[in-house]
The RNA shown here (Bacterial RNase P class A) has 376 nucleotides and comes from a soil metagenome.
RNA sequence: GACCGGACGGUCGCUCGUCGAAAGACGGGAGGAAAGUCCGAACUCCGCAGAGCAGUGUGCCGGAUAACGUCCGGGAAGCCGGGUUCAAGCCCGGUUGACGGAAAGUGCCACAGAAAACAUACCGCCGCGGUGGCAACAUCGGGGUAAGGGUGAAAAGGUGCGGUAAGAGCGCACCGCUGUCGCAGUAAUGCGACGGGCAGGGCAAACCCCACACGGAGCAAGACCAAAUAGGGAGGGAGCCCGAGGCUUUGGGCACGUGCCGGCUCGGCGCGUCACAACCUCCGGGUAGGUCGCUUGAGCCGCGCAGUAAUGCGCGGCCCAGAGGAAUGACCGUCCCGCCGGAGCAAUCCGGAGGACAGAAUUCGGCUUACAGGUC
Numbered sequence: 001g002a003c004c005g006g007a008c009g010g011u012c013g014c015u016c017g018u019c020g021a022a023a024g025a026c027g028g029g030a031g032g033a034a035a036g037u038c039c040g041a042a043c044u045c046c047g048c049a050g051a052g053c054a055g056u057g058u059g060c061c062g063g064a065u066a067a068c069g070u071c072c073g074g075g076a077a078g079c080c081g082g083g084u085u086c087a088a089g090c091c092c093g094g095u096u097g098a099c100g101g102a103a104a105g106u107g108c109c110a111c112a113g114a115a116a117a118c119a120u121a122c123c124g125c126c127g128c129g130g131u132g133g134c135a136a137c138a139u140c141g142g143g144g145u146a147a148g149g150g151u152g153a154a155a156a157g158g159u160g161c162g163g164u165a166a167g168a169g170c171g172c173a174c175c176g177c178u179g180u181c182g183c184a185g186u187a188a189u190g191c192g193a194c195g196g197g198c199a200g201g202g203c204a205a206a207c208c209c210c211a212c213a214c215g216g217a218g219c220a221a222g223a224c225c226a227a228a229u230a231g232g233g234a235g236g237g238a239g240c241c242c243g244a245g246g247c248u249u250u251g252g253g254c255a256c257g258u259g260c261c262g263g264c265u266c267g268g269c270g271c272g273u274c275a276c277a278a279c280c281u282c283c284g285g286g287u288a289g290g291u292c293g294c295u296u297g298a299g300c301c302g303c304g305c306a307g308u309a310a311u312g313c314g315c316g317g318c319c320c321a322g323a324g325g326a327a328u329g330a331c332c333g334u335c336c337c338g339c340c341g342g343a344g345c346a347a348u349c350c351g352g353a354g355g356a357c358a359g360a361a362u363u364c365g366g367c368u369u370a371c372a373g374g375u376c
Stems, first nucleotide, its partner, number of pairs: 001376004006335007014029006031357001035368002038366005043218004055214005060074005075099001077096008100209002105207002107203003122149002124145003128141005157175006176198001177196008222292004232283005239254006255273007299318008336355002339352005
């Protein structure tokens, strides 16, 4: 790093499907992570002229993919090991990851240290001057110096030779860096030639700049059917005409309803007709409840082909949980695995406790985390 993740049988249950009038019969029934809900999608609803600001995310190159912050291949860099070189460096193998920009600007760099970025002189090194001393040297002053020491995660190119008072790209060679050109490569980038003594410390998982991408909510999405009770709307219940006053009353007439007189009709008298409610009919929204979404899917297995690989294509076979306060369990027996105790020279036997992490809830692709024991 990959894989397995106790096996078989019996009894009694749970859930879904099919069959059945029923009783019941038959068949299916957790995972590699079903987990975290961290990314990416399918699907659903809402929103949306276009553009910009803000915000969030991503960030070497090429490929894979429905898509991705995932995967594969490559490049450069860091680290480890080996080889080589005086050394720097170079070569080989392994491994790691948020790997655009530090030459737009701002900011930060603890502690230690002289100094952390317009460089700097603590120790040291080397001249000069003064004083002391025969001298070596000591001490004071004022300079040179980044080679050596020391501090630090990091100290202003590295190594070697020359050079120098001592030093220093001061000079040279090699390496690094940088500019131009050429060649190779799809590209990242690499290689080579020539020029330049060297400019630009680090941090962007600090703000920021650049490029690119991005609407929101989520199956408790959402769709359909639809009570009881309460509430909403419309109609009926529940006539009209004339006049007066005047803004809700009143007078008259007709009509209707009703009470009384009356056996009944006509007739007479009285009351009501305003628009409230009961009540009736219809409409519409929501709730409880029910149905769908719901599991045939970027599906699984095998073989072949293409490709370095991720992966794709072709052929054949298979159907593999679908609940909804939420099934997938309990017990027994046999065996397996390692552990403990006992017996035995040993093979082995007997007894005991134990076998992880965890557990579907719309569905996929990833990432991350957890995991007794075992295999390669």

The prediction has a mean pLDDT of 77. RNAcentral holds the sequence, with entries from MGnify.